The prediction has a mean pLDDT of 87. Predicted 3D model of a 350-nucleotide part of an RNA (small-subunit ribosomal RNA, central domain) from a groundwater metagenome. The RNAcentral record of the full RNA draws on SILVA. It matches the Rfam family "Bacterial small subunit ribosomal RNA". Gene Ontology terms of the family: structural constituent of ribosome and ribosome.
Context: one part of a larger RNA
RNA sequence: UUGGGCGUAAAGCGUCCGUAUGUGGUUUUGCCAGUCCGUGGUUAAAUCCCAGAGCUCAACUCUGGAAUCGUCAUGGAAACUACAAAACUUGAGUAGUGCAGGGGCAGAUGGAAUUUCGGAAGUAGGGGUAAAAUCCGUAGAUCUCCGAAGGAACACCAAACGCGAAGGCAUUCUGCUGGGCACUUACUGACACUGAGGGACGAAAGCGUGGGGAGCAAACAGGAUUAGAUACCCUGGUAGUCCACGCUGUAAACGAUGGAUACUCGGUAUCAGGGGAUUCGACCCCCUUGGUGCCUAAGCUAACGCAUUAAGUAUCCCGCCUGGGUAGUACGGCCGCAAGGCUAAAACUC
Repeated sequence: UUGGGCGUAAAGCGUCCGUAUGUGGUUUUGCCAGUCCGUGGUUAAAUCCCAGAGCUCAACUCUGGAAUCGUCAUGGAAACUACAAAACUUGAGUAGUGCAGGGGCAGAUGGAAUUUCGGAAGUAGGGGUAAAAUCCGUAGAUCUCCGAAGGAACACCAAACGCGAAGGCAUUCUGCUGGGCACUUACUGACACUGAGGGACGAAAGCGUGGGGAGCAAACAGGAUUAGAUACCCUGGUAGUCCACGCUGUAAACGAUGGAUACUCGGUAUCAGGGGAUUCGACCCCCUUGGUGCCUAAGCUAACGCAUUAAGUAUCCCGCCUGGGUAGUACGGCCGCAAGGCUAAAACUC
């Protein structure tokens, strides 16, 4: 290379958009590049294959024949692919009418709680633990009531729930805004799928500048525990956590499962729609579209399990894997303020 794979054994890029490429619905006509059939040239000899012959046989050698990937020329076929022209509506998109949502951004807003401060009342404890101590408190704490300030997070509703490409998103209200679904089937007429490079987004932690700082809390200090205790427990406590702008670009970024399309028994629950039947109107019931779960058949799987939301049956495109360690490291390059990230070996060793 042929080939085999990627839920858990090595292997799906964190996610999406999109360039090139690759692939691509239905019908008709044309063309003949691919494709297929024939003929001719070439495809050195030896070798290989077949037949025969010569060394006593064989290996070996000789003679004849056949074969020869491919390529060129030429004649033909027209199903498929490509190309050209024309058309179609199922894929895709647009429009109309509705619907649900914790999708995003900005502004405003509410109550509970913690803390601190002020006032009142009140007196000796409080706090903490397995037990203690550090700690707070007669300069009046804890507890109770009233008031104020400030920051952060939103109990119940709440769900197997919903939305989003993923990360993620929840007090309430308003404004702006993205996407989705159902129904109608009016319009465009293949406009599609994937996507190397590329671009955008991307939890937490971290970084820069400026704010903010209630609670929590790396580091740090103290008290315990212990043989020791740079820990687990306790008392404190700074970065940070919050906001604005900029950077970083990584996660068990997980469904450890790339995207698209088609097909393949059922049962059940739930979310958002539509229709039927019924009804005063609904619920229940039946059908159907889209999502989210559970159970199971065929099939698949090493097993576990998956099973119309496939890990089944197929097609198209991309990414990735090839024994363990060395190592996601060194070197080089690119990116970054830095931390570091991306790309990515070998010697050696088992």